The prediction has a mean pLDDT of 77. Glycine riboswitch aptamer from a Paracoccaceae bacterium, 97 nucleotides, folded computationally. Taxonomically the source falls in Paracoccaceae (Bacteria, Pseudomonadati, Alphaproteobacteria, Rhodobacterales). The sequence was found by an Rfam model in a public genome assembly. The model forms 90% of the base pairs in the Rfam consensus.

[in-house]
C1' cells in the first nucleotide's frame, strides 16, 4: 500500500401488530370526542434475551446457527423514539502479501 475479519463512528433506507373492553383523571354546564394514568384480553417480531438440528468431541454429557421457535423484556392509531438487516463515508484493532 492492498486483500480480509472484527468492533466503533457519520449518513440513508428500514417492516408487523387493537385509537379494544372496564375503572379513575382532566378539559367541559351537560354529554360526545380527545388526552394522561391503570388492570384485563387480544396481537407483532427486526433491539436485548432464551432454546433446538446437522456437525463435532474426551460420547454419562457437552459445545454449537439463523432472519427459525418462544415472546421474559420491548412493541401495537398518527407522530416521536427504538428497530435487525443493507448501502455511503471514515477510525481502531487483528491476520495475509
Nucleotide at each position: 500500500c492492498u486483500g480480509u475479519c472484527a468492533g466503533g463512528a457519520u449518513c440513508g433506507g428500514g417492516a408487523g401488530a387493537a385509537u379494544c373492553c372496564g375503572c379513575g383523571g382532566c378539559c367541559u354546564c351537560u354529554g360526545u370526542a380527545g388526552c394522561c394514568g391503570u388492570g384485563g384480553u387480544g396481537c407483532c417480531g427486526a433491539a436485548g434475551g432464551a432454546g433446538c438440528a446437522a456437525c463435532c468431541g474426551c460420547c454419562c454429557c457437552g459445545g454449537u446457527a439463523a432472519a427459525c421457535u418462544c415472546u421474559c423484556a420491548g412493541g401495537c392509531g398518527c407522530a416521536a423514539g427504538g428497530g435487525a438487516c443493507c448501502g455511503u463515508u471514515u477510525c481502531u484493532g487483528g491476520c495475509a502479501c